Model confidence (mean pLDDT): 79 of 100. Predicted 3D model of a 111-nucleotide RNA (TPP riboswitch aptamer (THI element)) from a Pseudomonadota bacterium. Rfam family: TPP riboswitch aptamer (THI element). Rfam describes the family as follows. Vitamin B(1) in its active form thiamin pyrophosphate (TPP) is an essential coenzyme that is synthesised by coupling of pyrimidine and thiazole moieties in bacteria. The previously detected thiamin-regulatory element, thi box was extended, resulting in a new, highly conserved RNA secondary structure, the THI element, which is widely distributed in eubacteria and also occurs in some archaea. Of the family's consensus pairs, 91% are formed in the model. It was read from a public genome assembly, where an Rfam model found it.
RNA sequence: GCCUGACGUUAGGGGUCCUGCGCGCAGGCUUGAACACUGCGCCGCGGGUGAGAGAGUCCCUUUGAACCUGAUGCGGAUAAUGCCGCCGCAGGGAAGCGUGAGCAGACCUCC
Numbered sequence: 001g002c003c004u005g006a007c008g009u010u011a012g013g014g015g016u017c018c019u020g021c022g023c024g025c026a027g028g029c030u031u032g033a034a035c036a037c038u039g040c041g042c043c044g045c046g047g048g049u050g051a052g053a054g055a056g057u058c059c060c061u062u063u064g065a066a067c068c069u070g071a072u073g074c075g076g077a078u079a080a081u082g083c084c085g086c087c088g089c090a091g092g093g094a095a096g097c098g099u100g101a102g103c104a105g106a107c108c109u110c111c
Base pairs, nucleotide, nucleotide: 001107003105004104005103006099007098008097009096010095011061012060013059014058017048018047019046020045021044022042023041024040025039026038027037067092068091069090073086074085075084076083
């Protein structure tokens, strides 16, 4: 200079998936077991997306795509996924107060 609109507080709402390894349990195998195999579980360790994957210095609260339903939906991508898009001016969804443009943040230029 330019653009944007937030900030505090009290209270409330919300999600945790995919995958490798490890460990545990079960199945199965076996004369019996172990290994391999299959399934499930883990607030164990990594990898993927994301603000957040029990993480908190996370996100959202009607100015409401936080999140839920539709949905075991449709299309695309991926090692795989609730990864991306559509669905979606669809249906639901948790708020009061105070402060604020002389403030806060992003970007650009100069020192």